[in-house]
Molecule: Bacterial RNase P class A
Organism: Qipengyuania sp. XHP0207
């Protein structure tokens, strides 16, 4: 100096004028309620504070909040998918293992099963799941024809044999090479990959090595599907509290209201059994007797007030950890709207991009001299435009998506120079 790869932070400053919002004080006035105290409105002054990294998206996980009678088992739906660790938990996040990519720092992973079933591989190709013979090679063996010195050579390919070669195709039944054979085939060897067993190291998932097997059996589960593990439903438009106001509403239709014992004159109480209901089944406890099923027709309320911001909170230090994080002191408090507030103007500046000047501030050639030449750069000055992405609304940890431009930190690779 050029190219990559990680992570972190900021994202317009400063002034001045006018304008705004929740709380807090002050002062004025009005009102309310009163024995006091106090409480509410309106004007003006004054004080702190006053949108985000993503507020987006509504995928995820909880906190809250409110519903389901309650316990098991077992079904359905959903979700997750290597191993350990983190957390309040996740699908999030660290680290580690594999496989993959890429000289490499590094990314990327929807990472458990195809031999439990089933289904799908267009096209093109003989064949595409227990396959296949289009081009081709052989033609030992039997068959055909020629010769023969009757031992056999010799031709073509018929039977037959082969998947090693070429071909198609994303993908052809492990791969390279050697033997072997009529030609070839893991046939048979060697390595290499697959498989099964093991020292040994790791909590593990795995891995380094040794040893056995020639080892038929693509690919897709992000296809159904099998295995593990984990899962209650709604949601702040949740819920509460006062105000008001209305109709604690009419109609139909079904099942059902059973047995039995005590007390009792009798009306009734009470208990058991059965059946119905509250939860998809089932068993069990607990509560009811129509709080069951189903179908038409209506009526009120759309005001205030809370929920509503002190948190699994944020900085700073220290330890522990390889890291997410954890623990222990110490320091702070940073929106709380509610038709919804932090805006408008003006000025310099900063930063970006275009354009020009300038020949000297660097820098580059020339000379070796104080000199000359260049505007490719980089600094400096002038003009001119711009100035990302995007606005809380119960809050919290992640995820994913946007985002002009500026800085900082570490690593990788290359090429010069010392």
């Nucleotide at each position: 100096c050029c190219a990559g790869g990680g992570g972190g932070c900021c994202g317009g400053g400063c002034a001045g004028c006018c304008g705004c919002g929740c709380c807090g004080c002050c002062a004025a006035u009005c009102u309310c309620u009163a024995u006091u105290c106090g409480g509410g409105g309106u004007u003006g002054g004054u004080g702190u504070c006053g949108a985000g990294g993503a507020a987006a998206g509504u995928c995820c996980g909880g906190g809250c909040u409110c519903c389901a009678c309650g316990a098991a088992a077992c079904g359905a739906g959903g979700g997750u998918g290597g191993c350990g660790g983190g957390u309040a938990a996740c699908g999030c996040c660290c680290g580690c293992c594999g496989u993959g990519g890429g000289c490499a720092a590094c990314c990327a992973c929807a990472g458990g099963g195809a031999a439990a079933g089933u289904g799908c591989c267009a096209c093109a190709g003989a064949g595409a799941g227990c396959a296949u013979a289009c081009c081709g090679c052989c033609g030992a063996u039997g068959g055909c024809c020629u010769c023969u010195u009757c031992g056999g050579a010799g031709g073509a390919u018929c039977a037959g044999g082969c998947a090693a070669g070429g071909g198609u195709g994303a993908a052809a039944g492990g791969g390279u090479g050697c033997g072997g054979u009529a030609a070839g085939a893991g046939c048979g060897c060697a390595c290499c990959g697959g498989g099964g067993c093991u020292u040994c190291g790791g909590c593990a998932a795995c891995g380094c090595g040794g040893u056995c097997c020639g080892c038929a059996u693509g690919g897709c589960a992000a296809a159904c599907c099998c295995c593990a593990c984990c899962c209650g439903g709604a949601g702040c438009a949740a819920g509460g509290c006062c105000g008001a106001a209305u109709a604690g509403g009419g109609g139909c239709g079904g099942c059902g209201c059973g047995c039995u014992c005590u007390c009792g004159c009798a009306a009734g109480a009470g208990g058991g059994c059965a059946g119905g209901u509250g939860c998809g089944u089932u068993u069990c406890g607990c509560a009811u007797c129509g709080c069951c099923c189903g179908c038409c027709c209506g009526g009120g309320u759309u005001g205030g007030c809370u929920g509503c911001u002190g948190g699994a909170g944020u900085c700073c230090u220290g330890a522990a950890g390889c890291a997410a994080u954890u623990c222990a002191g110490g320091a702070c408090c940073u929106a709380g709207a509610c038709g919804a507030a932090u805006g408008g103007c003006u000025g310099c500046c900063a930063u970006c991009g275009c354009g020009g000047c300038g020949c000297a501030g660097g820098u580059g050639c020339c000379u070796a001299u104080u000199g000359g030449c260049a505007a490719a750069c980089c600094g400096g000055c002038c003009g001119c435009g711009a100035u990302a992405c995007a606005g809380a609304a119960c809050c919290c940890g992640g995820c994913u998506u946007a985002c002009a431009g500026g800085c900082c930190c570490c690593c990788u690779g290359g090429u010069a120079c010392u």